[in-house]
Context: one part of a larger RNA
RNA sequence: GAACGAACGCUGGCGGCGCGCCUAACACAUGCAAGUCGAGCGCGAAAAGUCUUCGGACUGAGUAGAGCGGCGCACGGGUGAGUAACACGUGGGUAAUCUACCUUCAGGUCUGGAAUAACUCGGGGAAACCCGAGCUAAUACCGGAUGAGACCACGGAACGAAAGUUCUGUGGGAAAAGCAGGGGCCUCCUUUGGAGCCUUGUGUCUGAGGAUGGGGGCGCGGUCUAUCAGCUAGUUGGUGAGGUAAUGGCUCACCAAGGCUAUGACGGUUAGCUGGUCUGAGAGGAUGAUCAGCCACACUGGAACUGAGACACGGUCCAGACUCCUACGGGAGGCAGCAGUGAGGAAUUUUGCGCAAUGGGGGAAACCCUGACGCAGCAACGCCGCGUGAGUGAAGAAGGCUUUCGGGUCGUAAAGCUCUGUCAGAAGGGAAGAAAUGCUUAUAGGUUAAUACCUUGUAAGUUUGACGGUACCUUCAAAGGAAGCACCGGCUAACUCCGUGCCAGCAGCCGCGGUAAUACGGAGGGUGCAAGCGUUGUUC
Numbered sequence: 001g002a003a004c005g006a007a008c009g010c011u012g013g014c015g016g017c018g019c020g021c022c023u024a025a026c027a028c029a030u031g032c033a034a035g036u037c038g039a040g041c042g043c044g045a046a047a048a049g050u051c052u053u054c055g056g057a058c059u060g061a062g063u064a065g066a067g068c069g070g071c072g073c074a075c076g077g078g079u080g081a082g083u084a085a086c087a088c089g090u091g092g093g094u095a096a097u098c099u100a101c102c103u104u105c106a107g108g109u110c111u112g113g114a115a116u117a118a119c120u121c122g123g124g125g126a127a128a129c130c131c132g133a134g135c136u137a138a139u140a141c142c143g144g145a146u147g148a149g150a151c152c153a154c155g156g157a158a159c160g161a162a163a164g165u166u167c168u169g170u171g172g173g174a175a176a177a178g179c180a181g182g183g184g185c186c187u188c189c190u191u192u193g194g195a196g197c198c199u200u201g202u203g204u205c206u207g208a209g210g211a212u213g214g215g216g217g218c219g220c221g222g223u224c225u226a227u228c229a230g231c232u233a234g235u236u237g238g239u240g241a242g243g244u245a246a247u248g249g250c251u252c253a254c255c256a257a258g259g260c261u262a263u264g265a266c267g268g269u270u271a272g273c274u275g276g277u278c279u280g281a282g283a284g285g286a287u288g289a290u291c292a293g294c295c296a297c298a299c300u301g302g303a304a305c306u307g308a309g310a311c312a313c314g315g316u317c318c319a320g321a322c323u324c325c326u327a328c329g330g331g332a333g334g335c336a337g338c339a340g341u342g343a344g345g346a347a348u349u350u351u352g353c354g355c356a357a358u359g360g361g362g363g364a365a366a367c368c369c370u371g372a373c374g375c376a377g378c379a380a381c382g383c384c385g386c387g388u389g390a391g392u393g394a395a396g397a398a399g400g401c402u403u404u405c406g407g408g409u410c411g412u413a414a415a416g417c418u419c420u421g422u423c424a425g426a427a428g429g430g431a432a433g434a435a436a437u438g439c440u441u442a443u444a445g446g447u448u449a450a451u452a453c454c455u456u457g458u459a460a461g462u463u464u465g466a467c468g469g470u471a472c473c474u475u476c477a478a479a480g481g482a483a484g485c486a487c488c489g490g491c492u493a494a495c496u497c498c499g500u501g502c503c504a505g506c507a508g509c510c511g512c513g514g515u516a517a518u519a520c521g522g523a524g525g526g527u528g529c530a531a532g533c534g535u536u537g538u539u540c
Stems, first nucleotide, its partner, number of pairs: 001540004006536005013386006020378001021344001026342003030339003035071003040068002043065001048059004078297003088221004094215001097214002102210008110144004119134006151172009178202006187195003224268002230260003235257008272294004276287004299320005322333004350376001352375003358372001359370004389419004399410004423481001425476005433467001438462009484529005489510003495524005505512002
C1' cells in the first nucleotide's frame, strides 16, 4: 500500500447492487418447511335451506372426511462435527455393474380365486393406542394359460493371447390391469339404462436400445511432526463357498507365510476438498464466507426394513443422555430447514408478503402443495453513484486568534443582490416483469366406418402481479432539511499562542515532557480523507 463475512470509538442525508452466528455440531417455546391423485377402489357425513300428513322427504352431495391403492417423500433446503481418505481434483478404465420417471423399436394385455382396511358390533387403556367377531372393493394380493426374446442347466460353432464376447441346438421354471371419452345397433339383460361390438386416448407386462443419474477399480496431485522407527493376524496371497446390481478377505472354511516401511510405514497434531478468493510485476504466499461442483453428517452410538435408488434431517427399531406428559401402569420429542428464544460471544437481521415469475412433487386437466424461490423489512457491513447549492459581492463589516500595536489572518468566507432545483417533502399520472395454461370461436392436418370424440398447429377474444400505487414521468413550494473524522517533531502533507513543568500525559519506530514544549491539554489556523473517518485484529 492492498484486502476483510469484521469488531470498537466519534459522526451520519439519499439511492442501486450485494452481504449478514467466523463463537456453543449448545439447548430449544410457538407457527410454518411434502404432499398429491375420485380419470385405481369401496364407504360416506353435517351445518344451512325448501316442503311436510310432524313420521319424514328433497337439496346440500356422492361434496367434506377418513381408509385401501399409486407416485413422491433418496430432490430441493441446512451444517462442516468427523474425515489425511481413492474423501476431493484430474486423467484412464468397468469384457466386473445398476438406473424409477422420460424416449425409440418389437411383441402382448387370456382365464380364475381367496382375503383385508375403511364400516358395524363388543372389549381394554388416563393417554398413546390396542384386541376380538362380522361385512366389502380395487391398477392391492395369489393361482392357471401363452411365451418371440431375456434368464438358468447341458452341448456346438466363430472371434480373442487369455479372462471372455457373439451366434446357435435341447430342456426348465417365470408376465400382465385396468380406467376415461365418443359412436351406432345386428345381439343379450331389457327400466331412464347397462353389457357386448367398433374406435380414440392413457395405463400395464416382456424384451432390445437411447438418454440421464449412480456403484466399483487404477495412475498422478495437494498439512505438520522422527522429541513417533518399526507396523501388521483377515494381516498378505491361494483354493472353495457365501454375499452383492457388481469385482474383491467383503465374509467364512482350509492351505501357504506373507504384506508395508527412511521415496517416511505405524503413531500423533491439524483440516471437509475443489472451481475459486485476497495479495503480488511475476514466481509465490495466504485462504476455501457468499455463488457453483463433490463429500460427510442430521441429539449420541448401532441396526436393518421399504424401495429403481436410503442404511433415510422433518421414517422405523434398539441402547444412551436430556426435556416434557401421566390416573405411576405407561407414553411423547429431536430447528446443523425458515422465522424466532435463551446461552456463549467483541459480534451477525423479521416469529413479514406471495406462489405473480423461475424451478420441483402429484394430477388427463382444472388445480393443490412448495420458508426452494421471488420480494419486502432491519444493519454505513461492503462496493458504486448523488447531494449538502451556483453566480456576484470590500483595499476587506462585526467577532475570534495573533501582533514588533503599524498590522496580519479566518476571508469572497459571511451579510446583501441575482439564480437553479438533484435528493428529501407535497399533489397528480403510472409501468415492464405475463410467457403460458384453461375456456370460447374459427380454421388446417392426424386418427377413424365416421363430418363423433380425441389430438397437433395457426388466428382472434378472455383470464393471471406478492413486489406496489413501487420504479418512472409531470407539477408545486423552498437555499430552505443534509459534514464529519483523524492528523499537523522526523518518517509524512500540514504552525503559532496559552496552560502544564520528568507532573499530568503522548507514543507505530526514533523518541517528547525537569518554566518560552511546532511532540502533553486547550484555542486559533492548517493538512488529508469524506457520509464517512480513525483504532484494533488477520493475510499478502
A computed fold for a 540-nucleotide part of an RNA from an uncultured prokaryote, annotated as small-subunit ribosomal RNA, 5' domain. It matches the Rfam family "Bacterial small subunit ribosomal RNA". The prediction has a mean pLDDT of 84.